[in-house]
Context: one part of a larger RNA
Molecule: large-subunit ribosomal RNA, domain VI
Organism: Nitrososphaera sp. AFS
C1' cells in the first nucleotide's frame, strides 16, 4: 500500500521435505521347468543393517542441584562451616544415544518397451484414425510453509461516537508500555498470567535423592601418671538434610498509572 478499523478462524494458487534405502529368512515349493542332476518366480509374512524425524517410559551417559564418606588448611576445642569442581560413592529434573517410537498404503497420467484392431500399399504392419498395458521415476494420497496469490481470497465477533463553521480536538473496538513469569529465549520476538488471580516466590502436603544427623543414653577394643581418656557399636532414627517435579493455600509480588 489494497473497497472503514480491529481481533480471530480459515481456503490453498504456489513452494519445500530422506515423500526412505539395502539385505537375509519363511511361505510359495522340492512346485513350475527338466530324462536326470538340479531348480525358480509373482503374491503374502517376519527380521535386520544404514539413514531421517520425534521422544526420555525403560537401559545407560552427564548432572559445578543435592546427600554421604575422606584429605589439607583456617575459623581456640565440640558442633557447624569457608577454600581447593579437592578426592571418592550415589544421584531426581533437564539435556542426551548406545535407548524407545515412526518411516504405511492406494489411485491416476506416462518413459523405454509389449500388444489389439487397422489402412495408405487387395498382402504385411503396435500407428497414420482408434484402443489396451507398462517403472524405485512424475502427479495425488502423507508432513511443513503459504493471500505481496498486486487477480492481494473467504468466514465470524466487536467498534464505526462526540465537539467545532472550518482547521482541528477528544476518542471507540482493539493493541501496547510498565508488572509476575515460561511449554519461549543471544537482543527483539513467542506464549501464559495480572486480584473476577494459583503467574512466580513462601508455607504445607505428596513424590523423589542420599542413607540413619546433632545431642543424649548405653556397651566397649585399647591406652593410662590408676585420677581417667576412649576409636568404635547399639538405641532414640526408613533418621537428618535437600529438590529446577506434582498439588493445596491469597502469606508476599503481579498495585497504581501511562501511550
Nucleotide at each position: 500500500c489494497g473497497c472503514g478499523g480491529u481481533u480471530g478462524u480459515u481456503u490453498g494458487a504456489g513452494g519445500g521435505g530422506a515423500a526412505g534405502u539395502u539385505g537375509c529368512c519363511c511361505c510359495u515349493a522340492g512346485u513350475a521347468c527338466g530324462a536326470g542332476a538340479g531348480g525358480a518366480a509373482c503374491a503374502g509374512g517376519g527380521c535386520a543393517g544404514c539413514g531421517c524425524a520425534g521422544c526420555c517410559u525403560c537401559u545407560g551417559g552427564u548432572u559445578u542441584a543435592u546427600c554421604a564418606g575422606c584429605u589439607g588448611u583456617c575459623c581456640g576445642a565440640c558442633a557447624g562451616g569457608g577454600c581447593a569442581c579437592g578426592c571418592u560413592g550415589a544421584g531426581c529434573a533437564g539435556c542426551u544415544a548406545a535407548g524407545c517410537u515412526g518411516u504405511c498404503u492406494a489411485g491416476g497420467a506416462u518413459a523405454a518397451c509389449u500388444c489389439c484392431u487397422g489402412a495408405a500399399a487387395g498382402c504385411a504392419u503396435c500407428u497414420a484414425a482408434g484402443g489396451a498395458g507398462g517403472a524405485a521415476g512424475c502427479c495425488u494420497u502423507u508432513c511443513c510453509c503459504g493471500a505481496g496469490a498486486a487477480a492481494a481470497g473467504a468466514c465470524a465477533g466487536c467498534c464505526u461516537u462526540c465537539c467545532g463553521a472550518a482547521a482541528g480536538g477528544a476518542g471507540a473496538a482493539g493493541g501496547g508500555u510498565g508488572g509476575c513469569c515460561a511449554u519461549a529465549g543471544a537482543a527483539g520476538a513467542u506464549g501464559g498470567c495480572g486480584u473476577u488471580g494459583a503467574u512466580g516466590g513462601g508455607a504445607c502436603g505428596g513424590g523423589g535423592g542420599u542413607g540413619u544427623a546433632c545431642g543424649c543414653a548405653u556397651c566397649a577394643a585399647g591406652c593410662u601418671u590408676c585420677g581417667g581418656c576412649g576409636a568404635g557399636g547399639u538405641g532414640u532414627u526408613c533418621a537428618g538434610c535437600c529438590c529446577g517435579c506434582c498439588g493445596u493455600u491469597u502469606c508476599c509480588a503481579a498495585u497504581a498509572a501511562c501511550c